[in-house]
Transfer RNA from Candidatus Bathyarchaeota archaeon B24, 78 nucleotides, folded computationally. Model confidence (mean pLDDT): 81 of 100. It was read from a public genome assembly. The source organism's lineage runs through Archaea, Thermoproteati and Candidatus Bathyarchaeota. Rfam family: tRNA. Rfam's curators write: Transfer RNA (tRNA) molecules are approximately 80 nucleotides in length.
RNA sequence: GGACCCGUAGCGCAGCCAGGAUAGCGCGGCAGCCUCCUAAGCUGUCGGUCGUGGGUUCGAAUCCCACCGGGUCCGCCA
Numbered sequence: 001g002g003a004c005c006c007g008u009a010g011c012g013c014a015g016c017c018a019g020g021a022u023a024g025c026g027c028g029g030c031a032g033c034c035u036c037c038u039a040a041g042c043u044g045u046c047g048g049u050c051g052u053g054g055g056u057u058c059g060a061a062u063c064c065c066a067c068c069g070g071g072u073c074c075g076c077c078a
Stems, first nucleotide, its partner, number of pairs: 001074007010027004020058001028046006051067005
């Protein structure tokens, strides 16, 4: 330098192919129930610039372009 994959809540991930309006799951935090107490269990709740910017569109996490970060492979120099 080239190709490909990944980036979504504090952590691990789904959703992307095939756009549809309020973005979800598990763990976690907080509050409550239960219990003599704790753990476990149950209920409620908190938590998001969907990596950044731009474009297309009535509408973008999703499609297109550029860039940033991480990874794998290939190539070049030495």